The RNA shown here (small-subunit ribosomal RNA) has 1511 nucleotides and comes from an uncultured bacterium. Rfam family: Bacterial small subunit ribosomal RNA. Gene Ontology terms of the family: structural constituent of ribosome and ribosome.

[in-house]
RNA sequence: AGAGUUUGAUCCUGGCUCAGAUUGAACGCUGGCGGCACGCUUAACACAUGCAAGUCGAGCGGAAAAGAUUCUAUUUUACUACAAGGCAUCGAGCGACGGACGGGUGACUAAUGCUUAAGCAUCUGCCCAGUUGAGGAGAACUACUGUUGGAAACGACUGCUAAUACCGAAUACGCUCCUUUCUAUAAUGGGAUGGAAGAAACAGGGGGACCUUCUUGACUCUCACCAUUGGAUGAACCAACUUGAGAUUAGCUAAAUGGUGAGGCAAUGGCUCACCCAUGCGACGAUCUCUAGCUGGGCUGAGAGGAUGAUCAGACUCACUGGAACUGAGACACGGUCCAGACUCCUACAGCUAGGCAAUCUUGGGGAAUAUUGCACAAUCGGAGGGAACCCUGAUGCAUGCAUGCCGCGUGUCUGAAGAAGGCCUUACGCUUGUAAAGGACUAUUCAAUGCCGAGCAAGGUAAUAAGUUUGAAAUGACUAUUAUUUGACGUUAACCAUCCAAUAAUUACCAGCUAACUCCGUGCCAACACACCUAAGGAAUACGGAAGGUGCGAGACGUUAAUCGCAAUUACUGGACGUAUGGCGCCUGAUUGUGGUCAAUUCAGUCCGAUGUGAAAUCCUGGUAUCAGCCUUGGAAUGUCCUUGGACACAGUUUGACUAGAGUACUGUAAAGGGCUGUAGAAUUGCAUAAAUAUUGUUGAAUUGCAUCCAAAUCUGAAGGAAUACCGGUGGCGAAGGCGGCCCCCUGGACAGAUACUGACACUGAGAUUGUAAAGCAUGGCUAGCAGACAGCAUAGAUACCUUGGUAGUACUCUCCGUAAUCGAUGUCUACUUGGAGGUUGCUCUCUCGAAGAUUGGCUGUCGGAGAUAACGCGUUAAGUAGACCCCGUGUGGAGUGCGGUCGCACGAUUAAAACUCUAAUGAAUUGACGGGGGGCCGCACACGCGGUGGAGCACGUGGUUUAAUUUGAUGCAAUGCGAAGAACCUUACCUCAUGUUGACAUCCAUAGAAUCUUCCAUAGAUGGAGGAGAUCCUUCGGGAAUUAUGAGACAGGUGGUGCAUGGCUGUUGUCAGCUUGUGUUGUGAAAUGUUGGGUUAAGUUCCGCAACGAGCGCCACCCUUAUCCUUGUUUGCCAGUGAGUCAUGUCGGGAAUCUCACGGAGACUCCCGGUGAUAACCCGGAGGAAGGUGGGGAGGACGUCAAGUCAUCAUGGCCCUUUCGAGUAGGGCUCCACACGUGUUCCAAUGGCGCAUACAGAGGGCGGGGAACUUGCGAGAGUGAGCGAAUCCCGCAAAGUGCGUUGUAGUCCGGAUUGGAUUUUGCAAUUGGAUUCCAUGAAGUGGGAAUCGUUAGUAAUGGUAGAUCACAAUGCUCCGGUGAAUACGUUCCCGGCCUUUGUCCACACCGCCGGUCACACCAUGGGAGUGGGCGGCAAAAGAAGUAGGUAGUUUACCUUUAGGGAGAACGCUUCCCACUUUAUGGUUCAUGAGUGGGGUGAAGUCGUAACAA
Repeated sequence: AGAGUUUGAUCCUGGCUCAGAUUGAACGCUGGCGGCACGCUUAACACAUGCAAGUCGAGCGGAAAAGAUUCUAUUUUACUACAAGGCAUCGAGCGACGGACGGGUGACUAAUGCUUAAGCAUCUGCCCAGUUGAGGAGAACUACUGUUGGAAACGACUGCUAAUACCGAAUACGCUCCUUUCUAUAAUGGGAUGGAAGAAACAGGGGGACCUUCUUGACUCUCACCAUUGGAUGAACCAACUUGAGAUUAGCUAAAUGGUGAGGCAAUGGCUCACCCAUGCGACGAUCUCUAGCUGGGCUGAGAGGAUGAUCAGACUCACUGGAACUGAGACACGGUCCAGACUCCUACAGCUAGGCAAUCUUGGGGAAUAUUGCACAAUCGGAGGGAACCCUGAUGCAUGCAUGCCGCGUGUCUGAAGAAGGCCUUACGCUUGUAAAGGACUAUUCAAUGCCGAGCAAGGUAAUAAGUUUGAAAUGACUAUUAUUUGACGUUAACCAUCCAAUAAUUACCAGCUAACUCCGUGCCAACACACCUAAGGAAUACGGAAGGUGCGAGACGUUAAUCGCAAUUACUGGACGUAUGGCGCCUGAUUGUGGUCAAUUCAGUCCGAUGUGAAAUCCUGGUAUCAGCCUUGGAAUGUCCUUGGACACAGUUUGACUAGAGUACUGUAAAGGGCUGUAGAAUUGCAUAAAUAUUGUUGAAUUGCAUCCAAAUCUGAAGGAAUACCGGUGGCGAAGGCGGCCCCCUGGACAGAUACUGACACUGAGAUUGUAAAGCAUGGCUAGCAGACAGCAUAGAUACCUUGGUAGUACUCUCCGUAAUCGAUGUCUACUUGGAGGUUGCUCUCUCGAAGAUUGGCUGUCGGAGAUAACGCGUUAAGUAGACCCCGUGUGGAGUGCGGUCGCACGAUUAAAACUCUAAUGAAUUGACGGGGGGCCGCACACGCGGUGGAGCACGUGGUUUAAUUUGAUGCAAUGCGAAGAACCUUACCUCAUGUUGACAUCCAUAGAAUCUUCCAUAGAUGGAGGAGAUCCUUCGGGAAUUAUGAGACAGGUGGUGCAUGGCUGUUGUCAGCUUGUGUUGUGAAAUGUUGGGUUAAGUUCCGCAACGAGCGCCACCCUUAUCCUUGUUUGCCAGUGAGUCAUGUCGGGAAUCUCACGGAGACUCCCGGUGAUAACCCGGAGGAAGGUGGGGAGGACGUCAAGUCAUCAUGGCCCUUUCGAGUAGGGCUCCACACGUGUUCCAAUGGCGCAUACAGAGGGCGGGGAACUUGCGAGAGUGAGCGAAUCCCGCAAAGUGCGUUGUAGUCCGGAUUGGAUUUUGCAAUUGGAUUCCAUGAAGUGGGAAUCGUUAGUAAUGGUAGAUCACAAUGCUCCGGUGAAUACGUUCCCGGCCUUUGUCCACACCGCCGGUCACACCAUGGGAGUGGGCGGCAAAAGAAGUAGGUAGUUUACCUUUAGGGAGAACGCUUCCCACUUUAUGGUUCAUGAGUGGGGUGAAGUCGUAACAA
């Protein structure tokens, strides 16, 4: 400090998620040790048992238990019995102090609390310091005794008695109260005089002097006691600032606010009461509702902050729930009392019974979850009591159990390569685990084990001594000193020492990316992971499960879950936004608020500086220390918008006085659809009336409905009525916005200019509030020409739409309401500043040459652009720039501007405005593509112009489908279908049936035996099996070897089995289309762009010019082959003039110029030349020459890529699968079937023809298991025979159409030839399923082909034939060859395809895209709902326990007093006020639930249509 995730990619916006730190945690796996810490976060749920607050005999009467001592006793020496408060001790009781601390909890509580810093009208036991006192009497009540009730708990009565218990009287300056008076103050105050009321307690020692009743007392010491002053400590009260959420809680309050007086209290105060006033609180959030204990601090963070409040510490609160007081210094009291309620226990069922773990340990329950019914008072300048010893203390100190956290240590160290074995992987070489192990040496320290020793926590207490200090007359006490003695829970302690076998000690998570770490096997969208996100798995998973290896961590820095902060500038104070991403209210006015011009003075609350106090300790920082660390400890800083106080005065504020630049007023003018009211004008539409005229009119892309023969439409004329104002008219004007348009009058608002005068900051903004606000709509009444929702027809597959014919509300007026719009510049208002260009509109001024002139200066309004800022687009003096003031508003998508509630409205509805749930995206701008029934340009047999076909018929071939035992299989729009297959009777063959082998038909290796090989017969469908016969290999160092056959064993063979979506190679297609890229540079944040675009040109990204581009590559072109012309050279098998020979005849032979042909090598064509056009270019047009002219014709050649295109069945190949079979061989069958459909061909339908006769002219191929001449033979296919030829020599081999003559005469024919019968031929083991051919006979459909559709631009189409490959035989297919040989192209509007460019886009799997809605089904949450059931608090009443206070007829009454009757008082009872539980009525709020119901969300491939994205 960032990273992942929206997209094909990019930059933003924006959410989600991760990496970090942390925890009182829990769970999973694992687990050696020690130290230090922590430990019911849930049910303030219920609790069995033990224990947690007692102590004092030096306050008292005493003696239940029990100790020592002493005395006595003995069928006797004992842990015997009896006696003795004499010593010591002490249960119960009276009394005193404590129990209000310590310990626990966080339910309540949003202020009666806490925090911070202040205040004053108060109290304060024990403690400290000071002053004074402590005299004299009395009466009771417990315990105890006796009687008695009850199950018990617990009582009732009688009698006795003590005190530091209780009581009054005496005294008391100071204390309290009253009176008089002095003094000071704003006020409370301080002093003095007089009067009144009010206290007390002893106990334990001492024993010298004094008194004495000889016990004691006075006295004295200690302790305790009374009064009082001050202090300390603690407590009470009070105001201020702060301390959660909600406005879908806006008004609250009646003791409520204040005053006077009184009461009450420790004290102030409506705390309470009487009277009076009419207040008090609240948008700076009252009241109400929900939630919550607060703080120091701990966590996180750079900080500011955020969330948090365990342990420790401070204050608060509560003690089963609610209420109440008593006692006391202190409580309205955790282990006290009373009452009520719920619950639990006991019981003899009658109870006025008993109880309160939120102390500690424990139990149950709840829960993911939190410990032992432990030891000890040894320690604490701990606590209570006591004079002290001492006692009590679940405070506390320790221990147990728990990895809950933090810190530390160990599990060995060195050496050791045969790189062992085993595992894993492998290309089978090797790599890795790995110096790791084993083995060898070492250490003996930590830990574990055993043993010895044993620090420190101990201070104190008691006793003695009497040395010192102090008190006092002394004694005594206190302190100090010395000696002696005693005290340890932890503890079998720590530490040290010794012994000792390398021994007792390593896991966990992860390994696709983020994120360090990779391979194999298994599985096959299954099982599982994903529980962080993006995602992974459909047959080769680094993502699932296992293994090997690795990475991180390490006795848990292991992993998971939960939670907090951070990253998140994702609520923005530090520190953000609002044109299009979420976001500017539709507009003006305007009270509170916020902000505010220039110059002076004033003051100092803001601001700044200094000082005091405080901000507890711990935490934090720093230093030290136990060997380090955590732990412990010294010291220090920091912490607040703090309090008090002193200063400074620039800024801002207050107050005062001036100013004129902001703002406003007055005057004179200017422009304008600014507003309101009245009147008026012309054009047009419509209906009405008249005239005249006749058949349609109207509408549409095309039609229909409609109108019209009682006369429409079209035409003329007339009068009527309503609404709106052509031209001018304009990115012109006015207005705050909505909005405003004929002309005239009247009333009225604002803006601007000019020159002066005046006021003197009067300003800006603007929650809440008010006015006005398009269209539609509601209401009242009238009006209604045109237009026109709804509605009715037409049209349509449907059409609740577009189009069309009609048509009512409405539109116009009146007076109201509504209050919304994409009310938009999607841009709040105001002010200031910041380079410019050329415009529009409207003012004023100046100049001259007086103009439609020029130059300034203002207002308003559009446009282009610089800096600048912006995600970019775009903005740019009219800012979206630079700054200031104020307001509104947004915080991921959807749910939803919806629901509930409130307000407004006659209604429709408006406004305010959520949540559950859901997704990991949603959005903006720009980029590249693709697409468009968007635009522009260009090309192509793309259309058009022609020619000939297909689609109709028969047949052939292929495919689909059907059938079948099998009809093997692949190919499926163009780009499958006469395709793989250049040739299925067997074979091929992959399929089916029957039957047969299993190391195999084929390859290598091993062992044994034999040569191999040929051949006969039998069985069989055959493979195969059986029986024979012939035969006797080659080399040799003689050992053997080579080759081959058979048998046997196993390694293995084999597979046309699957996957072309695992692949190579090859191929098709786009497309022979002109494109596809790159280096450097430049532009842009970037994806990208530029180049490659533009203007011309081309078949072409071909080329020229221009240009932030300059170069280059793959393509195009060219190079290559062929063809057209010529030349040189050369050969015979080719050719042949001349010449010789020969023949009936023929280059037949000798021979040989030229031609032709062939072969090698050259020439030729390059826009070279001329003219024109163009830009003087490229190029184009025309011409010349030439065999050929503008890439001459043809071929080969196919860029980057696309289609997961095709092929595992050519071949190769990974993984998988089969192995007596999915392999192999054999026979037969099938691939050849046939209702039908499609495709490709062929033959036809005829006269440009058919048939017959005669006759002419090619090229290119092929040939030895061959082509086969001539001859003979057959009607013919052919047969027989076999010359020459491995080929320019021989053969196939006659080319056909054509030409000449004849016939046929438009007919299903002398067309056409299917089909069928008969007889042959040929190939071949074999012709039935199943070949081809010949002859004779037969003679089907068919008379030019519907919708639709194909090919083709010149030696082309069309037409006629030849040859070849495959091949035993078997072409109408395929591939070549040459013969004859046309027509047409105006042209690019349209159809199809393609290229370039531009534009739009919600597409990117790219329009075969994306995608909204209803319905049906399933699930989820939610609204309303007749209602139903709980909780809470309000109001009005009832009720009234215990208790304080008041009253009091009753009952009772030890102390004091008395005149002896009483009195003063007290208790009980009764009663009044207040009041808890409880009850009733009523409305409020909240939660749960509810038949049926509403919309919403999510789901697989459902249904209906196609609303949006491209005019």